RNAcentral holds the sequence, with entries from ENA and SILVA. This is a predicted structure of a 1445-nucleotide RNA (small-subunit ribosomal RNA) from an uncultured Gammaproteobacteria bacterium. It matches the Rfam family "Bacterial small subunit ribosomal RNA".

[in-house]
RNA sequence: AGAGUUUGAUCCUGGCUCAGAUUGAACGCUGGCGGUAUGCUUAAGACAUGCAAGUCGUGCGGUAGAAGGCUUCGGCCUUUGAGAGCGGCGGACGGGUGAGUAACACGUGGGAAUCUACCUAUUAGUGGGGGACAGCCCAGCGAAAGCUGGAUUAAUACCGCAUACGCCCUACGGGGGAAAGCAGCAAUGCGCUAAUAGAUGAGCCCGCGUAAGAUUAGCUAGUUGGUAAGGUAAAGGCUUACCAAGGCGACGAUCUUUAGCUGGUCUGAGAGGAUGGCCAGCCACAUCGGGACUGAGACACGGCCCGGACUCCUACGGGAGGCAGCAGUCGGGAAUAUUGGACAAUGGGCGCAAGCCUGAUCCAGCAAUACCGCGUGUGUGAAGAAGGCCUGCGGGUUGUAAAGCACUUUCAGUUGGGAAGAUAAUGACGUUACCAACAGAAGAAGCACCGGCUAACUCCGUGCCAGCAGCCGCGGUAAUACGGAGGGUGCAAGCGUUAAUCGGAAUUACUGGGCGUAAAGCGUGCGUAGGCGGCCUGUUAAGUCAGAUGUGAAAGCCCCGGGCUUAACCUGGGAACUGCAUCUGAUACUGGGAGGCUAGAAUGUGGGAGAGGAGAGUGGAAUUUCCGGUGUAGCGGUGAAAUGCAUAGAGAUCGGAAGGAACACCAGUGGCGAAGGCGGCUCUCUGGACCAACAUUGACGCUGAGGCACGAAAGCGUGGGUAGCAAACAGGAUUAGAUACCCUGGUAGUCCACGCCGUAAACACUGGAUACUAGGUGUUGGAGGGUCUCGACCCCUUCAGUGCCGUCGCUAACGCUUUAAGUAUCCCGCCUGGGAAGUACGGUCGCAAGAUUAAAACUCAAAGGAAUAGACGGGGACCCACACAAGCAGUGGAGCAUCUGGCUUAAUUCGAUAGUAAGCGAGGAACCUUACCUGGACUUGACAUCCCGAGAAUUUUCUAGAAAUAGAGAAGUGCCUUACGGAACUCGGUGACAGGUGCUGCAUGGUUGUCGUCAGCUCGUGCCUUGAGGUGUUCGGUUAAGUCCGUAAACGAGCGCAACCCAUGUCAUGUGUUGUAUUUUCACAUGAGACUGCCGAUUCAAAGUCGGAGGAAGGUAUGGAUGACGUCAAAUCAGCAUGGCCCUUAUGUCCAGGGCUGCACAGGUGCUACAAUGGUCGGUACAACGGGGAGCAAUAUCGUAAGAUGGAGCCAAUCCUAAAAGCCGAUCUAAGUUCGGAUUGAGGGCUGCAACCUGCCCUCAUGAAGUUGGAAUUGCUAGUAAACGUGCAUCAGCAAUGGCGCGUUGAAUAUGUUCCUGGGUCUUGUACUCACCGCCCGUCACACUAUGGAAGGUGGGAGCAUCCGAAGUACUCUUAGCUUUUAGCGGGGUCCUAAGGUGAAACCACUGACUGGAGUGAAGUCGUAACAAGGUAACCAAGGGCGAA
Repeated sequence: AGAGUUUGAUCCUGGCUCAGAUUGAACGCUGGCGGUAUGCUUAAGACAUGCAAGUCGUGCGGUAGAAGGCUUCGGCCUUUGAGAGCGGCGGACGGGUGAGUAACACGUGGGAAUCUACCUAUUAGUGGGGGACAGCCCAGCGAAAGCUGGAUUAAUACCGCAUACGCCCUACGGGGGAAAGCAGCAAUGCGCUAAUAGAUGAGCCCGCGUAAGAUUAGCUAGUUGGUAAGGUAAAGGCUUACCAAGGCGACGAUCUUUAGCUGGUCUGAGAGGAUGGCCAGCCACAUCGGGACUGAGACACGGCCCGGACUCCUACGGGAGGCAGCAGUCGGGAAUAUUGGACAAUGGGCGCAAGCCUGAUCCAGCAAUACCGCGUGUGUGAAGAAGGCCUGCGGGUUGUAAAGCACUUUCAGUUGGGAAGAUAAUGACGUUACCAACAGAAGAAGCACCGGCUAACUCCGUGCCAGCAGCCGCGGUAAUACGGAGGGUGCAAGCGUUAAUCGGAAUUACUGGGCGUAAAGCGUGCGUAGGCGGCCUGUUAAGUCAGAUGUGAAAGCCCCGGGCUUAACCUGGGAACUGCAUCUGAUACUGGGAGGCUAGAAUGUGGGAGAGGAGAGUGGAAUUUCCGGUGUAGCGGUGAAAUGCAUAGAGAUCGGAAGGAACACCAGUGGCGAAGGCGGCUCUCUGGACCAACAUUGACGCUGAGGCACGAAAGCGUGGGUAGCAAACAGGAUUAGAUACCCUGGUAGUCCACGCCGUAAACACUGGAUACUAGGUGUUGGAGGGUCUCGACCCCUUCAGUGCCGUCGCUAACGCUUUAAGUAUCCCGCCUGGGAAGUACGGUCGCAAGAUUAAAACUCAAAGGAAUAGACGGGGACCCACACAAGCAGUGGAGCAUCUGGCUUAAUUCGAUAGUAAGCGAGGAACCUUACCUGGACUUGACAUCCCGAGAAUUUUCUAGAAAUAGAGAAGUGCCUUACGGAACUCGGUGACAGGUGCUGCAUGGUUGUCGUCAGCUCGUGCCUUGAGGUGUUCGGUUAAGUCCGUAAACGAGCGCAACCCAUGUCAUGUGUUGUAUUUUCACAUGAGACUGCCGAUUCAAAGUCGGAGGAAGGUAUGGAUGACGUCAAAUCAGCAUGGCCCUUAUGUCCAGGGCUGCACAGGUGCUACAAUGGUCGGUACAACGGGGAGCAAUAUCGUAAGAUGGAGCCAAUCCUAAAAGCCGAUCUAAGUUCGGAUUGAGGGCUGCAACCUGCCCUCAUGAAGUUGGAAUUGCUAGUAAACGUGCAUCAGCAAUGGCGCGUUGAAUAUGUUCCUGGGUCUUGUACUCACCGCCCGUCACACUAUGGAAGGUGGGAGCAUCCGAAGUACUCUUAGCUUUUAGCGGGGUCCUAAGGUGAAACCACUGACUGGAGUGAAGUCGUAACAAGGUAACCAAGGGCGAA
C1' cells in the first nucleotide's frame, strides 16, 4: 500500500466482498509448564446458610461467674469479671451496582451568599447547684416479637444559676449566650466550653461543551419579573400574598426514544469513528414508592415510620425479612470462578494504650479467557532402508526424516538446602521464589488451509447427486473448488469458526466528494431572517497573533533510566495533555463605531426597437350549416374496401345569409418576457430591457431557509358559447383475435367570464451574482467614425442581445470553450447501490382528481454513464452474382429405376437430416462382402510377440455332419551347423496378452463439406486515444479482384487476388513408326506469340475505360487445378490413427441359412414417354476419349435372337474397332394410335459351387398409366443450353436409367438493377454479444416470504380531572392526661401528598376473520408493449376507456 466482482473487451460511476488490528467473549478440535492480568455483558430476577461495623471500664452504675481469705453461716472482704444497659465516637467511610437520569448529572473554567466532627495553630475559660431515665429488682400481658406498670440509681446523659474581652442580635438605647470530667503517687496526660484562623470535606450559582427524531412546532399560571414576608448553613418563586404580563422557541423550545458522565480504551497516517468492562474521579440507586428523625455530615445498602408486591413464622390474635457487600443456591442465558486462608503487610473504625473489629485488603483455589516467556531434544547419519503416495515404469517423493551411533537435561519429577517481604517482635502466602544433587530422550503437538483474491497439487471416489461457498463461483464421467488419501503451506499450546468495533471506505468527503448525459439544480421570480460584501483616513481591540501566570488529578500513551534470569509486569524522572481562564502586548486582515469617496447599485435628461401584459373595438380568407338558382348520378373514403351521404336531387357550381374559432404570405437558430409563454389590424392603460452624454444619491449591494406571487396542457365548480377538431361511445374494415393503428360518424372538452388545481422530458436534462482568460464568422437593437455620395450601399470601432466554429484549460468520454461544463469568490437547493417506492402510514393543502412532505421490512450483486469491436434492422448509400428480369429446356402430374422417411420384421446392420442428408459413404449386398438375425461350434483364441514340449514343411484318401469341426489312414523326412543346436513352418501347453464395425466426432489427430474462387484476413514500426481500440484497410476514381492510380499519419510486409502449372486454339524448328493428309494430318519435344504493345477519344492527371488497326487469338483468350483468417462444439471413433470408459467360455472368433431387395404410404434424384421437328421399314455418311493376357477377339459356321463353336491377330498409333442423331426414299394421318412401353405368361441364353428369396440378356405373346402436368420450383450466357450416341472404373455376373469422361449436331436472350435470394464496402440506430431463432413487458394460475388496511381484541407508560387518602413535616386549636409549666409532650383538626378507585380524550406495542398491492420462485397460460423507423418513433404530465402488456 491494495485486491476480487457489472462488459465480448474498455474507461468511469457505484455498491457488495476480502486481506489488518482489537475483545470482560462464546462454540468446535486439541492441550506440557510458569509468570502477570481478567472472569454474570443476560433477570436492578428471587434468595437457604455463614460471615461483611464495631469499639471504648482512662465517661457511668453495676451483674452472672471464677480464685483466695474471713464468717456469727445471714453474709462479708480482696483480686478479677463476660453478657446486657446509660453515655461517647464510628455505623454518611470502606464495599456493590448502573435501574433511573439528556440533567449544572458529568467535563472544563470561573463565582459568592455558606457550613465543616475528628486534625493543626492561637486566645480565653473549665465556678457553683438541681432533678431525672435505663440497667438491676418486683408485678402483669403475649405463642412469639415484644410490651406495660411500680420502686430505686450513676455519669463526660439532661437542666438552670454565675462569669463572658472576643462571639451573636439590635431600632444603637440595649439585649442574649458556655463548660465535664477522667487517669496517674506525682510531674503530667487525655478531655470539655467559647472564639479566631487554617487544613480537609461538603452545599449553591454561572459561561462553554456533552445523543437521535420536525412523520414532535409551538410550550409555559409559580409560569417570567417586581415588592413584602417566611424559610434555609447559604443566594434564589425555594414558599406565600399582592402587582405587572411576562418567559422559552427553526442557533430547534415542548414531546418521544435511547443512554450513567469522564480520565481513558480500541482503531486510524491523521482528522475522525466506535466505546466507557477492569483501574481512577464524579453522580445516582440500595425489594418498589413516599417520608422525615438523629447527626458536623444522610433524607442513610447491612437505621426508623407508612403504603404496595413477594417470601417466611404463627397458638390466626399478630409478627419477621430485604446479598446491586464476600462466598454460595435456583432461575435466565451461547456464557463468567471457592459457601477457601489471614489480619503477616497496606489502609480504616474505636481506644491513652495493650488491643479488638475489618469478605476493605493481602493471599491461595478454578478457567489456555487474554498477554508474555520456556519446552516437547542436539549433533551425526544414504543402503537415499522398509512402508505410504505418484509414475511417462526409467523413476520421483515422504527424506537426514526414521533406524543406527555419539551427546545434553531447560521444563516437569525425586531428595536436600533455603531468602526478601519485618524497624525489636508478629509471615496467611509457603511443600514459596531461588540454589544444589539424582535418573533418564526419558512425561510433553495440534489446528486450519492448498480454484482466484491468498502462501500451498496430485491421485482415487462421486456424477447438477452428495455436498462446498467470505465474494466471484465449483459439482451434469477425466473436479488442483465436494469426500478420502499422499504431499505441501501457514500459525503453534494453541488453531479455526461465529459475534462485535474501527480500518481499508475519499462509500457523508473539516482535512477530503459531487450534481449537462452516471444518484443529484427547486418550473420561475419577488423577498424576510441568516450568510457574504467596494475605496480612503482616524479609532477600538471582539475575532486573530505573541508572551506570561493559573489550571489541565493520579493511573494510562510516549521518551530516558531502574527492578523481577528475559518479557509481559512493576517502578523513578521527564515530556505530553493540542483545552479553559486571567493579565500584558501587537494591529496587517476580519468585525464594531466615526468621518469621507465614487469605480458597485440606483435616480434624473434625451432617444429608438419589440408577437411583453390587460381591456375595448374592428377586418378579410377559409371550413361548416341554412336559403335560393343551374344541373344529374353518383359522391366520399382507402393499401383495397365498407359503414356514411345521394333521384325526397347529393357531390359540382353560382348568389345570399348565419355563426364560431383561428389569424396564410410577411416569418428569420428574428424579437419580447423571470419562467409558463406571446403572432391580423386599431385605440386606451401599463411593466421591463437597451443606447448616448452629462448630472445627482453615496455601498443604498449579492444570495436567499421559511414566506408570498406567477405558473403549459389536461381536469374540477357556476354561467354562457359551440364553426372546425375531437377522449369516451357507435358503426365499417384489418386480423387468429383487434377492446388498436385506417375509415365514417360523434359527446364531454377545446372558446369566454369568474373561482379552483399547482403538475410536465415545466429541458439548455446546465441555480443566481461578480471578475478574469486567444480568436474567427453570421445576425438583432443602438451609438460613434471613415470613404464616397442624390441616395441605397460599403468599411472600421464600441455597447447590449442571439447563433455557429475554435486555441488554452476542463471532462470518464461524449463534449463545453467570453452565452464555460475554464480560472476564482459568495449564497441557496439537491445526491450517497438497484428494486420495493416517489409507495405505505402520519401531517398539510384541495370540492374532487390528487398534490406535497416521505420511510421500513424484504430482496439482488449488481443497476448505471460514455465510448469500442462485432452482429442485427420490416435504416440509408454504393457494388457484385443465372440473384431477378429477357430467353431455352426442365422438375412438380404418369409408369419404372434408385435413395430416404415411415411402417413391418428374428433381422430388415450402421452412418449422413435446412441451405451444407436423400443415384450420399457404396467406383457395383445371390455366397463372400456383412458390421445385422436364427441356429451350431471354439476359448491364449481367426491375427502379433515371448516361453516350454513335440513334429520338417507339405500333399492326399476315407467316415460323420448343413458346414465349422471331429475321427481314421497314406505319401514325405528338406536347409544351415562349430554337430550342442539354429531358421522357417505345423501341432500341443502355460500365462503375460490378443481381439472388439462396442460407447463417446461434445475428449482428439487427420480428412472433408459450407459461406466462397466471395475479396477479404492480418502483422511490424510509427502516429492518435487514459483505454478497449483506431489508423494503415477510410476517401475520389477504377477493376473480375484490398486490381491499379491519386490523395491521405502513415510507411512497409505477410496470407489471399493475379501470375507461375496443366489442357485447348496459331505458327516455327527438330525427330518419328505402327500413321501416310509428302505443300506434313498426327504424336512428342523445344521455341515463338498477347503486353492495353500501336492509333484515336475520354478522365484535372494517373490508373483505367470506349472505339479501331493488325492478328490464329484482344483486354483474365477459353477450360481446369489452385479454396486466405475464420464460422457452423457442421460431418466422420464404420477408412485410418487415438485418450478415457466398457466386454473377456464373450460385445471376441469360426460356420450354415436368412436379412440388408420386406410395403397401406410420403419425399428427393433420375430414366422413358405422352408423339408427325414424330414412329416404323429400307438405303447411306461422318467422331473422339479409351480398354484389352485367368484379357480383347476378327474372318467363318450355327441360331429369329441372346449366344454358341472356333480361333487369325494383338502385351497393341500395328489386332480387337463398331457410332447415333443426320441425309435419301417409303409408309403411318391425329388415334390412347404402327404413339407409349409398364405389367404378366411361355420358351431360351450367359456368368457362377449356387440365380427360390434375389442377377442380366434374348424370342414370342400381353399392351397399364400417360394427350405436356396445380401451388411451387431447378439448370443454363457459347461451342454454352438442348439433342445424339460412345468409352471407362468397380466387376465372375449384374440390378448402370447412376458416376466419371469423350466427341457429333448446335440455338435463343440480356432493356437493365425497382423487386426476391446470397454476398461485399461505407454509414446510421441498438436495452443484442449464446449476438433477432436476440432481448424483453404485464395480467392470470400455483408455492413461499415480509408488509399496509381492517370490525374489533389484549396490554402498557405518561399527562389531565375528580374521589379517597397512610406515614410525615409545618401550622393551628385546647378537652378532661403527663411534665422540668411565660412552655413542652400526648390527643384532635387543616394544608400538601405516596399508593389506590373512577372518568374523558389522546399515544404506543402486540394480535385480528377478511382484504390490498410488493418481492422471489421450475420447463405454466395469454398476448407481443419496449430495444432497429421494433414494424403506429419513443417518452413526460393529465383525463377517460379497455383481459393484459